[in-house]
């Protein structure tokens, strides 16, 4: 000098499912009942991967603990830009 995987910030996009019922509260509060969703987080499984020798890692699949079921907020993930970082050559 080249600047990868990654981290972070900003902007844009970003799904699903009862504004359910009863009682209650100053209230969007609290308690109870029935139903549902899968894309924060968490747990389980393992096609695969690298080493390697029975361990490591691994999903948007599964569970629904947590979370959620008008709007708002949140939101995995994607794109662009800045910053950081430093593999490889």
């Nucleotide at each position: 000098a080249u600047g990868a995987u990654g981290g972070u910030u900003a902007u844009a996009g970003g799904a699903g499912a009862g504004a359910c019922c009863g009682c209650u509260u100053g209230a969007c509060u609290g308690c109870g009942g029935c139903g549902c969703c899968g894309a924060a987080g968490g747990a389980g499984u393992a096609a695969g991967a690298a080493c390697u020798u029975u361990g490591u890692u691994a999903a948007a699949c599964u569970c629904u603990c947590a979370g959620g079921c008008a709007a708002a907020a949140g939101g995995a993930c994607u794109a662009u830009a800045g910053c950081u970082g430093g593999a490889c050559u």